[in-house]
Context: one part of a larger RNA
RNA sequence: CUGGGCGUAAAGCGUGCGUAGGCGGUUAUUUAAGUCAGAUGUGAAAUCCCGGGGCUCAACCUCGGAACUGCAUUUGAAACUGGGUGACUAGAGUUUUGUAGAAGGUGGUGGAAUUUCCAGUGUAGCGGUGAAAUGCGUAGAGAUUAGAAAGAACAUCAGUGGCGAUGCGGCCACCUGGACAAAACUGACGCUGAGGCACGAAAGCGUGGGGAGCAAACAGGAUUAGAUACCCUGGUAGUCCACGCCGUAAACGAUGUCAACUAGCUGUCUGUGCACUUGAUGCGUGGGUAGCGUAGCUAACGCGAUAAGUUGACCGCCUGGGGAGUACGGCCGCAAGGUUAAAACUC
Numbered sequence: 001c002u003g004g005g006c007g008u009a010a011a012g013c014g015u016g017c018g019u020a021g022g023c024g025g026u027u028a029u030u031u032a033a034g035u036c037a038g039a040u041g042u043g044a045a046a047u048c049c050c051g052g053g054g055c056u057c058a059a060c061c062u063c064g065g066a067a068c069u070g071c072a073u074u075u076g077a078a079a080c081u082g083g084g085u086g087a088c089u090a091g092a093g094u095u096u097u098g099u100a101g102a103a104g105g106u107g108g109u110g111g112a113a114u115u116u117c118c119a120g121u122g123u124a125g126c127g128g129u130g131a132a133a134u135g136c137g138u139a140g141a142g143a144u145u146a147g148a149a150a151g152a153a154c155a156u157c158a159g160u161g162g163c164g165a166u167g168c169g170g171c172c173a174c175c176u177g178g179a180c181a182a183a184a185c186u187g188a189c190g191c192u193g194a195g196g197c198a199c200g201a202a203a204g205c206g207u208g209g210g211g212a213g214c215a216a217a218c219a220g221g222a223u224u225a226g227a228u229a230c231c232c233u234g235g236u237a238g239u240c241c242a243c244g245c246c247g248u249a250a251a252c253g254a255u256g257u258c259a260a261c262u263a264g265c266u267g268u269c270u271g272u273g274c275a276c277u278u279g280a281u282g283c284g285u286g287g288g289u290a291g292c293g294u295a296g297c298u299a300a301c302g303c304g305a306u307a308a309g310u311u312g313a314c315c316g317c318c319u320g321g322g323g324a325g326u327a328c329g330g331c332c333g334c335a336a337g338g339u340u341a342a343a344a345c346u347c
Base pairs, nucleotide, nucleotide: 003319004318005317006316007301008300012315014199015198016197017196021192022191023190025088026087027086028085029084030083031082033081034080035077036076037075038074039073040072041071042070049065050064051063052062053061054060091189092186093185094184095183096182097181098180099179103176104175105174106173107172108171109170110154114150115149116148117147119145120144121143125136126135162168163167204245205244206243207242208241209240213239214238218234219233220232221231256314257313258312259311260310261309264292265291266290267289268288269287270286271285272284273283274282275281276279296303297302320347321346322345329340330339331338332337
C1' cells in the first nucleotide's frame, strides 16, 4: 500500500459556519466528455506464453504464432454518469399565523441568608473536635432586639423536566438566535467538508475596579514514629465586574455529520387533528426525552427506529507496549504553555 477497523481492546476533531474537492431528487428532450462496439495505424528487437527445430539431454540457441491488456484516428450506439434546454414537488428554503423553553445579550429591580459597623438589653463564657488546643471574650464577647452598609448567590417551585456545542435557574422590560405545527410560495437552491474562520468549562495571564462568604499558597493548633496531609483556628491570590489574552478537560453518549429502510410495549415534555356519551373522555398524527424489548448485530458487556441493525454520501482518526503526546524544528502565546510531531534504545 491492499485490507481491516474506531461505545468499553489502538482509533470520532470540543462544537459549528463554510472555501476547494467528493457526492447528489422526479421527468422530457438534446449532446456524446466518461462508457460500449467495429475498423485502420501504431505498440522496435530481445524477454514472457504456445507450437516446432538444433547442440547426446538440460540450461542455452533458433523458427513461427500469440501476446504486448496501451495510444491515436475514424464510424456507430445512447441505458447509466457528465454537459445544455424545458418542466415538476416528495429534498431544501422563504413568508404568514401560532406554540413551548434556566437558549443568548443589555438595563433595571426583590427577598432570605452571611459578614461588618452603630445603639439597646444582658453576663461569663463563646467557638471548635473523636478528644483537644490554637482563636475570640470582663477594654463586655457569644445570645437577643432595632437600624445601617457591602458583596455574592438565587431556598421552595425542581422533575430519568426544559433549552443548548461549552453550558444555562429570583423577578421585570427591551434586543436577538434556534426548534416545532399549519397554510401559501420558490423550484434541487442540497449533503459533506481538506485548508480557513468563529465560538469554546475550570484554572491561569494583562490593565483597571470590587472584595461579603469561600479559599490554593502561607501561619498557627492538633494527630502521628514522622505528618511538608487528612481534622481545627486564621488567611492572601483567586472566585465577582469591564476590556483583552489563553484554547485546553473523563470538552463523555468515552458513540462524526446527513439521508433511507427495518416488530412491538410503557412513562414523560411540547404541538396538532377528529369523534361523541363534553369527560381526570376516546381514537389518531408530529417533534423531543427516558425505561423495556423482537429480528439483527456484538469478543462479551450490551445496542436495539434517539442502533452499536441493514445500506448510501462525505470528513476525521487507528495500525504492539514503553520511550512520548516527549525531543528537535515550524506556527501561535505576554507568560504559563498550546498545536503539529519523530528517532535511538528497550520488551
Predicted 3D model of a 347-nucleotide part of an RNA (small-subunit ribosomal RNA, central domain) from an uncultured bacterium. It matches the Rfam family "Bacterial small subunit ribosomal RNA". Rfam links the family to the GO terms ribosome and structural constituent of ribosome. The coordinates come from a structure-prediction model, not an experiment, and the mean pLDDT is 87.